RNAcentral holds the full RNA, with entries from ENA, Greengenes and SILVA. This is a predicted structure of a 523-nucleotide part of an RNA (small-subunit ribosomal RNA, 5' domain) from an uncultured Eubacteriales bacterium.

Context: one part of a larger RNA
RNA sequence: GAUGAACGCUGGCGGCGUGCCUAACACAUGCAAGUCGAGCGAGAAUUGAUGGAAUGCGGACUUCGGUCCAAGUGAAGUCGAGGAAAGCGGCGGACGGGUGAGUAACGCGUGGGUAACCUGCCCCAUACAAUGGGAUAGCCACUGGAAACGGUGAUUAAUACCAUAUAAUGCUUUAGAAUCGCAUGAUUUAGAAGCUAAAGAUUUAUCGGUAUGGGAUGGACCCGCGUCUGAUUAGCUAGUUGGUGAGGUAACGGCUCACCAAGGCGACGAUCAGUAGCCGACCUGAGAGGGUGAUCGGCCACACUGGAACUGAGACACGGUCCAGACCCCUACGGGAGGCAGCAGUGGGGAAUAUUGCACAAUGGGCGCAAGCCUGAUGCAGCAACGCCGUGUGAGUGAUGAAGGCCUUCGGGUCGUAAAACUCUGUCCUAUGGGGAAGAAAACAAUGACGGUACCAUAGGGGGAAGCCCCGGCUAACUACGUGCCAGCAGCCGCGGUAAUACGUAGGGGGCAAGCGUUAUCC
Numbered sequence: 001g002a003u004g005a006a007c008g009c010u011g012g013c014g015g016c017g018u019g020c021c022u023a024a025c026a027c028a029u030g031c032a033a034g035u036c037g038a039g040c041g042a043g044a045a046u047u048g049a050u051g052g053a054a055u056g057c058g059g060a061c062u063u064c065g066g067u068c069c070a071a072g073u074g075a076a077g078u079c080g081a082g083g084a085a086a087g088c089g090g091c092g093g094a095c096g097g098g099u100g101a102g103u104a105a106c107g108c109g110u111g112g113g114u115a116a117c118c119u120g121c122c123c124c125a126u127a128c129a130a131u132g133g134g135a136u137a138g139c140c141a142c143u144g145g146a147a148a149c150g151g152u153g154a155u156u157a158a159u160a161c162c163a164u165a166u167a168a169u170g171c172u173u174u175a176g177a178a179u180c181g182c183a184u185g186a187u188u189u190a191g192a193a194g195c196u197a198a199a200g201a202u203u204u205a206u207c208g209g210u211a212u213g214g215g216a217u218g219g220a221c222c223c224g225c226g227u228c229u230g231a232u233u234a235g236c237u238a239g240u241u242g243g244u245g246a247g248g249u250a251a252c253g254g255c256u257c258a259c260c261a262a263g264g265c266g267a268c269g270a271u272c273a274g275u276a277g278c279c280g281a282c283c284u285g286a287g288a289g290g291g292u293g294a295u296c297g298g299c300c301a302c303a304c305u306g307g308a309a310c311u312g313a314g315a316c317a318c319g320g321u322c323c324a325g326a327c328c329c330c331u332a333c334g335g336g337a338g339g340c341a342g343c344a345g346u347g348g349g350g351a352a353u354a355u356u357g358c359a360c361a362a363u364g365g366g367c368g369c370a371a372g373c374c375u376g377a378u379g380c381a382g383c384a385a386c387g388c389c390g391u392g393u394g395a396g397u398g399a400u401g402a403a404g405g406c407c408u409u410c411g412g413g414u415c416g417u418a419a420a421a422c423u424c425u426g427u428c429c430u431a432u433g434g435g436g437a438a439g440a441a442a443a444c445a446a447u448g449a450c451g452g453u454a455c456c457a458u459a460g461g462g463g464g465a466a467g468c469c470c471c472g473g474c475u476a477a478c479u480a481c482g483u484g485c486c487a488g489c490a491g492c493c494g495c496g497g498u499a500a501u502a503c504g505u506a507g508g509g510g511g512c513a514a515g516c517g518u519u520a521u522c523c
Base pairs, nucleotide, nucleotide: 001522002521003520005519006518007517008516009515012391013390014389015388016387017386018384019383020349025347026346027345029344030343031342034091035090036089039088040087046081047080048079049078050077054073058069059068060067061066098302099301100300107227108226109225110224111223112222113221114220117219118218122215123214124213125212126211127210128209130164131163132162133161140153141152142151143150144149170195171194172193173192174191176189177188178187179186180185200207201206202205228274229273230272235265236264237263240262241261242260243259244258245257246256247255277299278298279297280296281292282291283290284289304325305324306323307322308321327338329336330335355381357380358379359378363377364375365374366373367372394424395423396422397421404415405414406413407412428464429460430459431458432457433456434455439450467512468511469510470509471508472493473492474491478507479506480505481504482503488495489494
């Protein structure tokens, strides 16, 4: 000098940051990933129109069976509006957010390579979308179960699924040509055979679908160099090292397998053990270095522990699936359910680290033609002197040098212009009021969580706002009393045993200041 700090004493305000370093310990509760009705069938509550059965009331007539008239309530049926819950289907749940357990490794950093690769959405270009079919969820009926969750039957739709057709510049096979290269080869191209596709929607202007080529973006793999400690770890290795062939992968490869050979690594430190996420950066230092890897940004790894695959352009998938384990919850004992290292919050651990807040207004993301919906990302607010920065706690005049304290050689000295007193000011503060801001941008309009905040005006009154450490030397700052090797101090040297500037208190002084000291750690 520094810190994600803690502790002690003290504490006015504002701005901007930062805030579980320990138990990757266990978690109550709420929320954190949905969306599309312009893909599909259906459709609750509510409700409009039409319709006019039946009933009741009144009046009139009656052959007592009924008939007629006028007005109202208004069933079935028909045509709509409305769109909840659930379902099929599409896209997104591989992003965003968290944590650092593991990892000494092509994990990371840096520089290259792929004649060995993939890439949804997006952009450009070319060509296309023909004809058919059978199901299934939902709904309905029956039914098992305490529940979780099912079973059987009947029935229905699609941009769900299947078949046929169409087919090249794609893919496979075959056999040529040209050009080029660093071996394997690459690019272009004439030909033949075979294979491979589609879906529609609506508000009629668009949005979608299929194939191929290119781009962009994102990813995969390989290599050179660099990347902590221990030799009181010296030998390690059988898929091990290489080859042939096959399988597998988006792709190269012992990646996997069969066979063959016997190799491969190592004092330039293999193997083993310990520790550790890496970097941009941050701290320190004149630098070289040394230390660190919080916040912010890039990469990696992980998601109760271990293992596995499915779906998909992308996962071996935090809020998906399956199996095993530990823990925990429900149960009708037959069986089921769960995973905060998301945001808050709880217990526990600890010297120690915050609200079960507001809003999608902005920025960004998902879905949607859009309106919009969702978004604990994010924007804000709350708590904390945890840090940095700014600012205040007043200004001027004021000598009888007041009172009082302390010291004293008793003359005085000092606190000290300090106070009082007088005259002012109004930053902050308090109260009231205010056009009430920018952030909001797109032709206009509308749209602000923060927030009635910032800001402005008026009024009030010095009123409400200073502490902490130190004073032997290092090291700025001294006297008195008490104590008497006691009580105590202490970073080092060392103080204290009767005159202690070193202990305790007081007065005075020095330093820093809303902080000051101590402890811990690094240079």